[in-house]
This record gives sequence, C1' cells and structure tokens, in this order.
RNA sequence: CGAGCUGGCCGGGCGGCCGCGGCGACGCCUGGCUUCCAGGCGGCGUCGAGGAAGGUCCGGGCUCCGCAGGGCAGGGUGGUCGGUAACGCCGACCCGGGGUGACCCGCGGGAAAGUGCCACAGAAAACAGACCGCCCCCGGUUCGCCGGGGGUAAGGGUGAAACGGUGGUGUAAGAGACCACCAGCGCCCGGAGCGAUCCGGGCGGCUCGGUAAACCCCACCCGGAGCAAGGUCAAGAGGGGACGCGCGCCACGGCGGGCGUCCCUGCGCGAGCGUUUGAGGGCGGCCCGCCCGAUGCUCGCGGGUAGACCGCACGAGGCUGCCGGCAACGGCAGUCCCAGAUGGAUGGCCGCCGGCCCGCGUGAGCGGGUGCACAGAACCCGGCCUACAGGCCAACUCGCCCG
RNA sequence: GCCCCCAUAGCUCAGGGGAUAGAGCAUCGGCCUCCGGAGCCGGGUGCGUAGGUUCGAAUCCUACUGGGGGCG
Repeated sequence: CGAGCUGGCCGGGCGGCCGCGGCGACGCCUGGCUUCCAGGCGGCGUCGAGGAAGGUCCGGGCUCCGCAGGGCAGGGUGGUCGGUAACGCCGACCCGGGGUGACCCGCGGGAAAGUGCCACAGAAAACAGACCGCCCCCGGUUCGCCGGGGGUAAGGGUGAAACGGUGGUGUAAGAGACCACCAGCGCCCGGAGCGAUCCGGGCGGCUCGGUAAACCCCACCCGGAGCAAGGUCAAGAGGGGACGCGCGCCACGGCGGGCGUCCCUGCGCGAGCGUUUGAGGGCGGCCCGCCCGAUGCUCGCGGGUAGACCGCACGAGGCUGCCGGCAACGGCAGUCCCAGAUGGAUGGCCGCCGGCCCGCGUGAGCGGGUGCACAGAACCCGGCCUACAGGCCAACUCGCCCG
Repeated sequence: GCCCCCAUAGCUCAGGGGAUAGAGCAUCGGCCUCCGGAGCCGGGUGCGUAGGUUCGAAUCCUACUGGGGGCG
C1' cells in the first nucleotide's frame, strides 16, 4: 500500500424568529367553605424521542385473580462451567465443520429402549441375503460349453448410504476364519481439568448404516391474565360529561346560566332458583382434591360505549474513576435527574458550517443541486431479531514492497 | 394490548418428505367454418423471500415480507 477479519462508537453542529406538550415560581381575572383551594389567561425559567422508540419473538418487575395442591395432558429448553432479577440472552471453554490466516458457523441430549421411513437405481436398503463373477462335485457334450446340487462374498456394477481398511497366513475358491498395523466402538485402569472433554495404557474381533427441525425416551423449566392490569373521586337518587341551538357579560383570550339531544356511573321492573340437605362459582384444559358462597345467582325487558385523578416517570437508572474477574459481569466511591401525552407534544421557516450528488480543473479548489439513512415514545426494564445514507476509533490476519 | 390463520399458474383450489408439481376456468397455436362461437388436438405459465435440517424440501424448522381474522 492492497485485501480482509473482529469489536466499540457516532448517526448532523451552531445561531435567529414563530409555534406545541410537561413541570416550576410570578402576575392578572373568575368562583368557593377566603392566611387557603380550584379554574382560566399572560409573559418568564426549565425539560422535551431512539439506537433501534419498530417486530411483539423470549425473560422479568408491577397489578389483580384464592400466594395457584397432586396426577394426566400441553408448551418450552437441550455440550460444559459461569454471569444475571430472569431468559430461548451473554461470556469463556469443549467437541464437530469451514477458512492459508485473523476468525466464522453449529436447534450441540439419546439411534447398543421401542416404532416408523430410506424414492429412483441396484441382486440386496437394515438383516440378512446373492445378479454377474469365483470354486468344488455330479450328469451331459458337437469339447466352445450346457444343466443340476453345493460353497463363497475377494472382484464388478447401482446408490446419499452396501455390513471396517491395507498387507499377509490360509483355502478348492474365499472370508476377522486367523495374524500385524490402522480406524471406530464398548469395558477397565492411570494422569490433567470444577466440568464438557483431552492424553496415555490394557482387554474384547465387538465392526452394531442414516434419520429424533419423524413419533418417541431422558433431564430441567412453566399457574392465568395483562396498565383498557388495578384503584380513587362516589353521593343514595342523584351526580357527571359531550355536542347542538340561541341569550347575557367580556380585557375579544373567553366566562356564565337556559333549552334540546346523546352518553357514562349508580340502576329500575319482572320471573325463576337458593341459604349449610347449598343455587351458583373459582383453582388456564381433564380427573381427583380443595375452596368461596346469601344485600346471592340465573334469565328476560328498560336504559346503555362518558369523564377526572392515581398507577406514571428515582430506575435490576445514566456518567466518571478505582478495585476484582480472561470475559460476560460484579463491588465501592463520587456525581447527575433525564419526555410523560390521552386523539395523543417533540414542529415550521431562515442563515453559516459539515455531509452527499453532479459538472469543471493536473491540483489546491470553484460552481450548481440536495434538508440529508432507517425511523418516531404511550406502564417500565433486560435481551433477541429486523431496518439503516454516511462516518469515526481500536486490535488482529494475509499478500506485496521499502528500510 | 393479547392472539390466531393464510400465501401453489392470470383466477379458484388439490397436493403435508421421493412428481417432469396437477385440476377446472382463462390464455396462445392448429383443425373445422365464408367469418365468429361451440367442438376437437396441442402448448406456455408457477410453490411469497432468505437461511438451515435431510441423500433429497412446495411439504419440516427459523427469521423476514405481504394479506386476512378474533377477543378486550
């Protein structure tokens, strides 16, 4: 210099004007139960999207259901050790595969429990069997061979996969039939490691195919629902809200009361069942078992998709430093407060700088264009996955060149 | 907010580990006819995308993409 690999980070900056949402204090107005509270308005101060806020694929916090028992069914996970609140996440290591290498990939338990499947081709596809071939015996023969019986699995061919491989002994021909070495498997022993596993030795001819992202078996885990969770305002026959119409007042921003329509909550009427010999209901499905249960339960009719507040923004929190650990991560100290709407704010315009694109120029640069990636909180948090213009930093690898 | 299902030819559907992926309608070409229709013969066109498991994937698994639906 070129090519690559891994990890981390940013993802526009500064300023001006006009707006929007939250909070705070101040001023004014209105009302009330008048040192105070509520509402409205005004200007001021302060805060105001993300690395994924996304998909909703996992795990948890929180809340309620009765703190949720046993069995079955169902779902999930799957090398080992660790991290964590927990996880299907993360780290390190082991094993297998890929790469010259940095490094990457693996749903990575069990196929010697059982069942199923293995198309086509091939003689034969899972437990033995034999198409061609080889060998022996018998018979026939036109002496080329043919027929019958038996042995064999070395050679051929098929396939993704063919019942260990090479060499030798042996034999009629052959064969783990036997022997040596190699490969695998099982058992035993020793060593290293927390462990997965690795290294070494011995024994056994044991050679037992694949598939569990097929059923299944094993080990471990899982109660359900979700902030529309859940609670308060909340009266005892009313209370509250939205919209429309027109009236009055006004500082022109709004405010007050009236009528009408509609809505919410509480409900109203009727019938049936039932109160310990229990209607009905609950414990996600089934069974058992257990529990609740009288202002109760079921059904029908009438009425019928309103509101405010809390939950709700201090948290497994961010940043910095030190310490422990290979790391994930943990501990300690200091410091910071960082959106909170409820038809849902976070926007618009402009200037300069920075990007990106195009043209010109050997070049420094000049001119023009472009608001400029993916996307936008809605109970919160840890992950995973997916989308993403452009850019920065660090470690490492390979190749070539120079010193 | 919590969940479920589907995607195969232009359209409607079969197929659920071994195919050259089929059927009807549509479409194209030929025959027939003066021409068209009907009829007869023949053809083309495809498993949403990517990765994985397997000897082998439309089928099994995972992640996306695009539709549809349910409950509150």
Two RNAs folded together computationally: RNase P RNA and transfer RNA, 475 nucleotides in total.
It holds a member of the Rfam family "Bacterial RNase P class A".